Transfer RNA from Meiothermus luteus, 75 nucleotides, folded computationally. The sequence is in RNAcentral, with records from ENA. It matches the Rfam family "tRNA". The family's RNA type in Rfam is transfer RNA. Its family is annotated with triplet codon-amino acid adaptor activity in the Gene Ontology.

[in-house]
RNA sequence: GGACCGCUAGCUCAGUGGUAGAGCAACCGACUUUUAAUCGGUUGGUCACAGGUUCGAAUCCUGUGCGGUCCACCA
Numbered sequence: 001g002g003a004c005c006g007c008u009a010g011c012u013c014a015g016u017g018g019u020a021g022a023g024c025a026a027c028c029g030a031c032u033u034u035u036a037a038u039c040g041g042u043u044g045g046u047c048a049c050a051g052g053u054u055c056g057a058a059u060c061c062u063g064u065g066c067g068g069u070c071c072a073c074c075a
Base pairs, nucleotide, nucleotide: 001071002070003069004068005067006066007065010024011023012022013021018055026042027041028040029039030038048064049063050062051061052060
């Protein structure tokens, strides 16, 4: 330098055009002598960034950034 994959909650991940979700974590409560476990609830998002398409974009297109894999080149 080229090709491909990924980027969504604190963490791990789903969501393939129509109101952004789950598990874990955190917080509150129930239960318990207490803790743990269990159960119920709550909080938490500029969907990496910028543009485009569309009535409508996490989702489709273009560019950029970051991370990863492979290939090539170089002193």